[in-house]
Context: one part of a larger RNA
RNA sequence: GGAUGAAUGCUGGCGGCAUGCUUAAUACAUGCAAAUCGGACGGGAAGUGGUGCUUCCAGUGGUGGACGGGUGAGUAACGCAUAAGAACCUUCCUUUGGGAGGGGAACAACAACUGGAAAUAGUUGCUAAUACCCCAUAUGCUGAGGAGCAAAAGAAAGAAUCUGCCCAAGGAGGGGCUCGCAUCUGAUUAGCUCCUUGGUGAGGCAAUAACUUACAAAGGCUAUGAUUAGUAGCUGGUUCGAGAGGAUGAUCAGCCACACUGGGACUGAGAUACGGCCCAAACUCUUAUGGGAGGCAGCAAUAGAGAAUUUUUUGCAAUGAACGAAAGCCUGACGGAGCAAUAUCGCAUGGAGGUAGAAGGCCUACGGGUCGUGACUUAUUUUCUCAGAGAAAAAGCAAUGAUGGUAUAUGAGGAAUAAGCAUUGGCUAACUCUGUACCAGCAGUCAUGGUAAGAUAGAGGAUGUAAGCGUUAUCC
Numbered sequence: 001g002g003a004u005g006a007a008u009g010c011u012g013g014c015g016g017c018a019u020g021c022u023u024a025a026u027a028c029a030u031g032c033a034a035a036u037c038g039g040a041c042g043g044g045a046a047g048u049g050g051u052g053c054u055u056c057c058a059g060u061g062g063u064g065g066a067c068g069g070g071u072g073a074g075u076a077a078c079g080c081a082u083a084a085g086a087a088c089c090u091u092c093c094u095u096u097g098g099g100a101g102g103g104g105a106a107c108a109a110c111a112a113c114u115g116g117a118a119a120u121a122g123u124u125g126c127u128a129a130u131a132c133c134c135c136a137u138a139u140g141c142u143g144a145g146g147a148g149c150a151a152a153a154g155a156a157a158g159a160a161u162c163u164g165c166c167c168a169a170g171g172a173g174g175g176g177c178u179c180g181c182a183u184c185u186g187a188u189u190a191g192c193u194c195c196u197u198g199g200u201g202a203g204g205c206a207a208u209a210a211c212u213u214a215c216a217a218a219g220g221c222u223a224u225g226a227u228u229a230g231u232a233g234c235u236g237g238u239u240c241g242a243g244a245g246g247a248u249g250a251u252c253a254g255c256c257a258c259a260c261u262g263g264g265a266c267u268g269a270g271a272u273a274c275g276g277c278c279c280a281a282a283c284u285c286u287u288a289u290g291g292g293a294g295g296c297a298g299c300a301a302u303a304g305a306g307a308a309u310u311u312u313u314u315g316c317a318a319u320g321a322a323c324g325a326a327a328g329c330c331u332g333a334c335g336g337a338g339c340a341a342u343a344u345c346g347c348a349u350g351g352a353g354g355u356a357g358a359a360g361g362c363c364u365a366c367g368g369g370u371c372g373u374g375a376c377u378u379a380u381u382u383u384c385u386c387a388g389a390g391a392a393a394a395a396g397c398a399a400u401g402a403u404g405g406u407a408u409a410u411g412a413g414g415a416a417u418a419a420g421c422a423u424u425g426g427c428u429a430a431c432u433c434u435g436u437a438c439c440a441g442c443a444g445u446c447a448u449g450g451u452a453a454g455a456u457a458g459a460g461g462a463u464g465u466a467a468g469c470g471u472u473a474u475c476c
Stems, first nucleotide, its partner, number of pairs: 001476004006472005013347004018342001019340002026303002030300003035063003040060002043057006070258003079183001082180001084178002088175003093171007101135004110125006140149003154163001156161001184230003191221003196218002199215005233255004237248004261280004283294004311337001313336003319333001320331001323328001351378003360371004384413004389408001393403001420465005425446003431460005441448001
């Protein structure tokens, strides 16, 4: 000198655009953050009205809750980055070729009854389906072969049509796995390892594999740093630097890991699942003491911690996502507004004329110098106040705008509403007076202060910068 997610002191007019718990992965009151489909299904309720419709709903069923959003605790690892690979899976989407024949039994809801304080549980009975099961069929799978195995569902009055269902083979996108190279510090960490290393058989997985297991073998890693200990999410990037390189990993984007702590599986195309389930522990709440309920590292908010970080706001109008044939519904994603000079950029705090160089302050060699073209006069109105007008963003009929009566333009008014902060001995741009007298103090450093201090304090002037300016912290 530059930089910052900064903090702090003094000061503070406006706008654009960004950013905002870096600490306690501490605890969390309250509200909201994932639903949707009646064009899959039986039923219940309400309404109309005159026997057919409309609306809503708990339940069965389907799809989605594995995305989106948060955090960085763990992790020194194929976790990430980069370059390759073979033994794999894939809902939705897409292309192509086929198919949907026959039959059956139930369970919710509901009704009745029962237990319990509650959460909720049980018994009996009835019922539908795109829920479940069986048989048939098969360009598919398995197998050396004989042979064996596996599907389907309809709905909208009818037709047309559209959509859904099953099988097979591709595509795209996504995911799992392997591997070369690379990835902080310590040797005051030198040896580490028993499923450890490879083999055979078996099991297991979507798939490879000691992934697991039986048997036999004794291997494998290491001074090119194993093991152990500490620290840490990685990257694109960001920042400093002419570069080499150093530091860093907020916001945005990609990957990974985690979801009160530890463990476990279920469902599913996909999870070992943030707002699902089970078990255990801690904590909080509740209870009729028998037992139950909960998980903000989602958005706001609260307490605490801290030098320190915002509203318990608005809207689904746009973009995107889920569901739906659609209308639509849902969305604290997102779009906006609010708060904060937190950063950055832009604008303003005036323009022109004007010497009696007024009064006053400060200095003075008492002549004067300086604040100073300042005051003053005059016109104008970026901004400001008021008034009426008023968007684009909405997409190929129309309708639909949270932001917002905002931006913007027009008119009226009047210089009106708007300058501080630090420094002034050298480094370093800028000087005098007065007070003080090694005192009080100053200070980044050299230093300064013991009676004329350009270094302290005040005043006047000046310099730098400017809605900021200093200080502190950290990096180059």